[in-house]
RNA sequence: GGCGAAAAAGGCAAACUCUUCCGAAAGGAGAGGACGCAAAGCCAUGGGUCUAAAGCCUUCAAAGAGGCCAGGAUAGCCAGGCUGCCGUCA
Numbered sequence: 001g002g003c004g005a006a007a008a009a010g011g012c013a014a015a016c017u018c019u020u021c022c023g024a025a026a027g028g029a030g031a032g033g034a035c036g037c038a039a040a041g042c043c044a045u046g047g048g049u050c051u052a053a054a055g056c057c058u059u060c061a062a063a064g065a066g067g068c069c070a071g072g073a074u075a076g077c078c079a080g081g082c083u084g085c086c087g088u089c090a
Stems, first nucleotide, its partner, number of pairs: 001089004011037002016032004021028002035076001041082003045079003048074004055068005
């Protein structure tokens, strides 16, 4: 440096369940769980998707409703960047 034996050791952990946890929400955290993962380790830079407390607009007598969006979330959606264990080949 290449590859990942539909491999091994070791690792991670979707759905789902639980919680006197955090959040407006999406979502996150912790415990259980195991669908999967050769970067399912880390980073929101580009695209996608989800959300929309605040703000703006519309409507309304009001309460409320609708829309847009700063922002937020997702690294287990795809690119991109950084780092790295084990095995194997050179």
This is a predicted structure of a 90-nucleotide RNA (c-di-GMP-I-GGC riboswitch aptamer) from Candidatus Geothermincola primus. The source organism's lineage runs through Bacteria, Actinomycetota, Candidatus Geothermincolia, Candidatus Geothermincolales and Candidatus Geothermincola. The prediction has a mean pLDDT of 88. It was read from a public genome assembly, where an Rfam model found it.